[in-house]
RNA sequence: UAAUUGGAGAGUUUGAUCCUGGCUCAGAAUGAACGCUGGCGGCGUGCCUAACACAUGCAAGUCGUACGAGAACUCUUUAAGCUUGCUUAGAGAUAGUAAAGUGGCGCACGGGUGAGUAACGCGUGGGCAAUCUGCCUCCAAGAUCGGGAUAACUCGCCGAAAGGCGUGCUAAUACCGGAUAAUAUUUUAGGAACGCAUGUUCCAAAAAUCAAAGAUGGCCUCUACAUGUAAGCUGUUGCUUGGAGAGGAGCCCGCGUACCAUUAGCUUGUUGGUAGGGUAACGGCCUACCAAGGCUGCGAUGGUUAGCUGGUCUGAGAGGAUGACCAGUCACAUUGGAACUGAAACACGGUCCAGACUCCUACGGGAGGCAGCAGUGAGGAAUUUUGCGCAAUGGGGGAAACCCUGACGCAGCAACGCCGCGUGAGUGAAGAAGGCCUUUGGGUUGUAAAGCUCUGUCAAGUGGGAAGAAACUAUUCGAUGCAAAUACCAUCGGGUACUGACGGUACCGCUAAAGGAAGCACCGGCUAACUCCGUGCCAGCAGCCGCGGUAAUACGGAGGGUGCAAGCGUUAUUCGGAAUUACUGGGCGUAAAGCGCGCGCAGGCGGCUAUUUAAGUUGGAUGUGAAAGCCUACGGCUCAACCGUAGAACUGCAUCCAAAACUAUUUAGCUAGAGUGUGGGAGAGGAAGAUGGAAUUAGUUGUGUAGGGGUAAAAUCCGUAGAGAUAACUAGGAAUACCAAAAGCGAAGGCAAUCUUCUGGAACAUUACUGACGCUGAGGCGCGAAAGCGUGGGGAGCAAACAGGAUUAGAUACCCUGGUAGUCCACGCUGUAAACGAUGAACACUAGGUGUAGCGGGUAUUAAUUCCUGCUGUGCCGAAGCUAACGCAUUAAGUGUUCCGCCUGGGGAGUACGGCCGCAAGGCUAAAACUCAAAGGAAUUGACGGGGGCCCGCACAAGCGGUGGAGCAUGUGGUUUAAUUCGACGCUACGCGAAGAACCUUACCUGGACUUGACUUCUCCCGAAGUUCCGGGAAACCGGAACGUGCCCGCAAGGGAACGGGAUGACAGGUGCUGCAUGGCUGUCGUCAGCUCGUGUCGUGAGAUGUUGGGUUAAGUCCCGCAACGAGCGCAACCCCUGUUUUUAGUUGCCAUCAUUAAGUUGGGCACUCUAAAGAUACUGCCUCGGUUAACGGGGAGGAAGGUGGGGAUGACGUCAAGUCCUCAUGGCCUUUAUGUCCAGGGCUACACACGUGCUACAAUGGGCUGUACAAAGGGUCGCAAUCCCGCGAGGAGGAGCCAACCCCCAAAACAGUCCUCAGUUCGGAUUGGAGUCUGCAACUCGACUCCAUGAAGUUGGAAUCGCUAGUAAUCGUGGAUCAGCAUGCCACGGUGAAUACGUUCCCGGGCCUUGUACACACCGCCCGUCACACCACGAAAGUUGGUUGUACCAGAAGUUGCUGGGCUAACUCGCUUUAUGCGAGAGGCAGGUACCUAAGGUAUGGCUGAUAAUUGGGGUGAAGUCGUAACAAGGUAGCCGUAGGGGAACCUGCGGCUGGAUCACCUCCUUU
Repeated sequence: UAAUUGGAGAGUUUGAUCCUGGCUCAGAAUGAACGCUGGCGGCGUGCCUAACACAUGCAAGUCGUACGAGAACUCUUUAAGCUUGCUUAGAGAUAGUAAAGUGGCGCACGGGUGAGUAACGCGUGGGCAAUCUGCCUCCAAGAUCGGGAUAACUCGCCGAAAGGCGUGCUAAUACCGGAUAAUAUUUUAGGAACGCAUGUUCCAAAAAUCAAAGAUGGCCUCUACAUGUAAGCUGUUGCUUGGAGAGGAGCCCGCGUACCAUUAGCUUGUUGGUAGGGUAACGGCCUACCAAGGCUGCGAUGGUUAGCUGGUCUGAGAGGAUGACCAGUCACAUUGGAACUGAAACACGGUCCAGACUCCUACGGGAGGCAGCAGUGAGGAAUUUUGCGCAAUGGGGGAAACCCUGACGCAGCAACGCCGCGUGAGUGAAGAAGGCCUUUGGGUUGUAAAGCUCUGUCAAGUGGGAAGAAACUAUUCGAUGCAAAUACCAUCGGGUACUGACGGUACCGCUAAAGGAAGCACCGGCUAACUCCGUGCCAGCAGCCGCGGUAAUACGGAGGGUGCAAGCGUUAUUCGGAAUUACUGGGCGUAAAGCGCGCGCAGGCGGCUAUUUAAGUUGGAUGUGAAAGCCUACGGCUCAACCGUAGAACUGCAUCCAAAACUAUUUAGCUAGAGUGUGGGAGAGGAAGAUGGAAUUAGUUGUGUAGGGGUAAAAUCCGUAGAGAUAACUAGGAAUACCAAAAGCGAAGGCAAUCUUCUGGAACAUUACUGACGCUGAGGCGCGAAAGCGUGGGGAGCAAACAGGAUUAGAUACCCUGGUAGUCCACGCUGUAAACGAUGAACACUAGGUGUAGCGGGUAUUAAUUCCUGCUGUGCCGAAGCUAACGCAUUAAGUGUUCCGCCUGGGGAGUACGGCCGCAAGGCUAAAACUCAAAGGAAUUGACGGGGGCCCGCACAAGCGGUGGAGCAUGUGGUUUAAUUCGACGCUACGCGAAGAACCUUACCUGGACUUGACUUCUCCCGAAGUUCCGGGAAACCGGAACGUGCCCGCAAGGGAACGGGAUGACAGGUGCUGCAUGGCUGUCGUCAGCUCGUGUCGUGAGAUGUUGGGUUAAGUCCCGCAACGAGCGCAACCCCUGUUUUUAGUUGCCAUCAUUAAGUUGGGCACUCUAAAGAUACUGCCUCGGUUAACGGGGAGGAAGGUGGGGAUGACGUCAAGUCCUCAUGGCCUUUAUGUCCAGGGCUACACACGUGCUACAAUGGGCUGUACAAAGGGUCGCAAUCCCGCGAGGAGGAGCCAACCCCCAAAACAGUCCUCAGUUCGGAUUGGAGUCUGCAACUCGACUCCAUGAAGUUGGAAUCGCUAGUAAUCGUGGAUCAGCAUGCCACGGUGAAUACGUUCCCGGGCCUUGUACACACCGCCCGUCACACCACGAAAGUUGGUUGUACCAGAAGUUGCUGGGCUAACUCGCUUUAUGCGAGAGGCAGGUACCUAAGGUAUGGCUGAUAAUUGGGGUGAAGUCGUAACAAGGUAGCCGUAGGGGAACCUGCGGCUGGAUCACCUCCUUU
């Protein structure tokens, strides 16, 4: 500064993170379509598909002022005939009209379509000095004298028709001849100026050649006749020639204009020349001859696709996509070919021919071309009326009136689009009813409705009612011009008259009335918007992620909400987002991506100084960049859309002028780049030849005897026919120990004994020479490990294949014994590797430190050598910087420049097809269909590893005792059953829930009953409750009888509370389901030492740090260190019991002293024991040693106790969808005369068997008998029960005492004595018989105990496995809960009372650190390939069948041109006869024939491309199929790459290579000290 105002992201890979990378979404748009819905208006738009076929109508005519001819119907009139209303004839009008014809102009415009075309087709800018131009405008000149035809028409003929033929007549602005004629054209030969070659312009001359047409109006001024006409004059218009202009057209050129190289070579009129022809015009445009050229990697040729542009859509822009409507241009008009006419056509509504198709036909022949406007059929997801009008604008003809105009103007149809309006406004809380939800309180729909008060847009009705119209023309008036003229005509101006399809439309008024006018999509996230019901991986949804398997905000419905709104969604397409092709604006170490390496043509880029030019570059000017559109300002429709006016812009192209820094060019130099020379050194650089020693193997000979060899262990194998071992000799091939190194050399591959010859390169020093000679490098050429191939050698060892032996479920493998190609050489081929630094080449710049190799310089030194320093190579660490991170870091992955190569999601696939190369194997180049929403990189936290390190635990080891064997008890599985109720299932189910199933319990089964129910609350009625009795029944229950009234209030009547009975429904009830909907509780890891947080710091981040490290501990216990400092939950401590002691207190406890007794019995006492309350004590406090002056550890003292004194309670964050809906609670579902309730009986107690947990034993450390002694902790009134009596005993009778430190239950092992003497026993006690006791309504199923009798298995227990580290194990008994009764179980109590622990290699579990990972449901993980089945797309394929195109040949319509002759022929010319419209000849024309060219067609043979095909190949996808286990951890043989062989398959093996391999040890280098 009027015209420059602008750039947003999200979802999805993961347990989480960052990155890479694809997929998807939100936006805008459309000539749209579909679904649901639909009030009005304005302005636009409307076959995108079949350039498919078309019925019907219309879309190009006009001119009588160019010409000749010329009706009819009807009317008037006359005449005739006569059947008085008809026929015939004439005249006039109709009418010089219609229709037709000759002629002129138009029909090449306007309108349609986009098939073809990749091209000078289009766009843009130029050129024509190589051109044309009707109508229009201007200028100049002229328009003269003649002639012969012909259509119409007449007559005749052919044909169904279309149409045609012949005869005769006639006109013209039709046609023809002559004259005249130029600054026209041609020829001849000049001059001047200019220019881009040819040339152009100007001046002047000569010769030749070429024109014409009239029509119409007016007037007599001039002439003639003398009326007025004619000649004439004059106006208008037309005609001819020439020039100029305008507008238009043609041709040429520069630049721009799609994809494929899996199209690399193309071309014979091809490229050029000469001559000719042809055209308006240049030109191989065409022909003849000559030459052999021309195009192409800056993409020729071929193929595919496509009209191009202004613009349109999108985008911040740059771009990308597109080319409807409007405008410019090209091409086409049923398909192909061709010309004619014309100013212009090779012609949409013209002609000819050929093809296909349709129609007519009398079968002989004809007609047609909607990609004009309407319209029809077809195709399709899909696109309108067979409308009105020339009123306006524009076009054609005409002098004009006027005619024509499906151009156009309007209307109709369609929400197809854009824009505008409406469907009401205000008030209105009882927050109505209804709906939905609900925690039942309420919330929401909701001021929404109703009600009340208003308004009147649109629609409806009714009345009025525009603008678009001004011209032309006619007439009149005026002026001017022409002219003799007041006439005519022309021009200009004024008046009058005439003209509206739309349309009675826009608009305005009035009437009445809230009355007629709201839907669609969505509501899991992205993305605004949430609840209920139904469904139950079903039905379905889905743009991506993903929802649905019984509580779905994701499916379907409803309520509610959100968004947009006469529309809303869906689908399709384009751009955007996508910086996801990156010019603006990307990358290539590991994500996709550096060619294996070099040489090098083209190309790209290029050092310093000066000079030149002005191509690039920069500035200015001019022209152009059509209009419309976009943008700006203003204006017109009420606004807007829409439209108008003016501007800006059109970033481009061209020309001119200027500048000269940079790039480029010219010229002259320079030496810093590059190269050459000289010098002394280093090296596994290469090639060829020669030589050596060690070792392996084989052979010969000797010695020698039974084994050798091989492995985890074996076997195959070799060996008594003498191996192996050992000694000597011989042979042959291959490889070169030590030196040796992260060292050296080479472009890479690669190169290693020694010597000789030949040979390449690099570094250093010197600074003599050249003077930019350079860098890179598409194509091209060369080199290129191993394996492999060919030919010929060689062959010791090793060793694919193969064979055997092992291993194994199998073992086509790993291991072993053999063993062939091959490995080696020569000459060829192959051309690939993890050919790797996964890092292209070159140059410059940007801190250092430290090794090492080569060559120098300096200093010191006698010297070796040391130190400092330069260049080149090769390693490590590290700053800045970079990076997604890891990492890189003067040898860059940093900062820059130049050039090349390569990438664009995963799979399909480095595959198919095609091409090139190869002997083959194969290599190079290199897709698509289809499929998935990921694939991937780095790093993080875990988990895991048949990875590593450290540590702990009755984890192992050392011990003691068990289990597993027997019998029994008990639980479980299984089986059985009417039922054997249910739950618990590795550790962490199985003497578990159950601390106690005869009934009950009880949930199960059978049978009998009840239905508001056994139980809760409410309503109504009756009755107190209750007690007793009778009948039936297994009982529940059913039926009946008798007795009997209480409490509170009240004057009575009556009422109330509790209880019982009856009735109604709300409801009760459920041990029914879901522990994977839940609460609570519990188990387990684990009493393991861990789990976290705040702040800070580090990291883009997930996260890390803290919490790691060095020590130490039972301990994340403590100490030290440390970018951490602190804190929390855990650990420990605090709590309880126990061990010592003090104080207090002494009854029911105790008794030292005193008394007393049978007795702590009593008095007394409370010292002691004990009881039970409060205290104390232990803290590594002290000593010593070690240790970092620490923490702590070892030892010691003292002490009742010593390093947590012993035991208990106490269980972090979390894990296992662990357990429990049958303790309880609870959501949802189910059930309601039953899945509820009551009752009787049965079952849970079964029994071939299997397992777990226990008890008792097998005996003498024992058993029996007798005697003697000592606990603790508990329990006791529906109870414990003493003394005493009875019974062999269980027990009974009886009952003192005790509501408990008082009484009772109440010990056994042990000890002492005695018997038994190693046996199925004096062990063991199962089982069975008999007899009893107790509890209980009741011991049959199914209790415990006692006595007598019986006397089973069992003689210490296979594989395997459990517990325990001290008052523990073992052993002995005691008590308690539950309980009427019932314990070998459980919980507790005390008595007696051991052994062992070297130690951490191993098993199990755990903790910490570290490492690898393709795992994260976390190794019970992940995952590969064959096979089988189904589906899908693709490749190959004997062939089959289309399309397109090439070549050769045949044949050849129409037509142009040429040629041709016994055809025909008015004018013109000539000749002859002569007056005939005569004859002949010529020119010209017509017709025929013929030649060249040529369309469609045919034959043959190729190329390319498509469809299809028996069969076949791999690929992809699928539910939980089969076989194995290849890969991920050292994945159990490290993996992978190339190659070769083998194998059901993943794969295995050989050779060479890589680390993108774990682990351990060593070497070396680096960092720090």
Molecule: small-subunit ribosomal RNA
Organism: Desulfobacteria bacterium